[in-house]
RNA sequence: UACGAAAAGGGCAAACCCAUUGAAAGAUGGGGACGCAAAGCCACAGGUCUAAAGCAGUAAAUCACUGCCAUGACGGCUGGGCUGCCGAAA
Numbered sequence: 001u002a003c004g005a006a007a008a009g010g011g012c013a014a015a016c017c018c019a020u021u022g023a024a025a026g027a028u029g030g031g032g033a034c035g036c037a038a039a040g041c042c043a044c045a046g047g048u049c050u051a052a053a054g055c056a057g058u059a060a061a062u063c064a065c066u067g068c069c070a071u072g073a074c075g076g077c078u079g080g081g082c083u084g085c086c087g088a089a090a
Stems, first nucleotide, its partner, number of pairs: 003087002011036002016031006034076001040082003044079003047074003054068005
């Protein structure tokens, strides 16, 4: 540098439930463990989710409905960048 053990010591925590928060997607805290060697950090590229506001349309017209749209999200979807514990085998 790479690799990742039926190793040691540790770490994180999906679904689901409760509370809070948000228009929503989602987030935060508690419980809980499906998994994870970067499931540590960064929305840079792609992807995905949402659509309050905005724009367009419909319309029975202050309501309502439909479409578009990220400036909102997801790092436990992929790539990229930064950092990092341990040390069997090859």
This is a predicted structure of a 90-nucleotide RNA (c-di-GMP-I-GGC riboswitch aptamer) from a Bacillaceae bacterium. Model confidence (mean pLDDT): 87 of 100. Its Rfam family is "c-di-GMP-I-GGC riboswitch aptamer". Gene Ontology term of the family: cyclic-di-GMP binding. A reference for the family is Kulshina et al. (2009), "Recognition of the bacterial second messenger cyclic diguanylate by its cognate riboswitch", Nat Struct Mol Biol.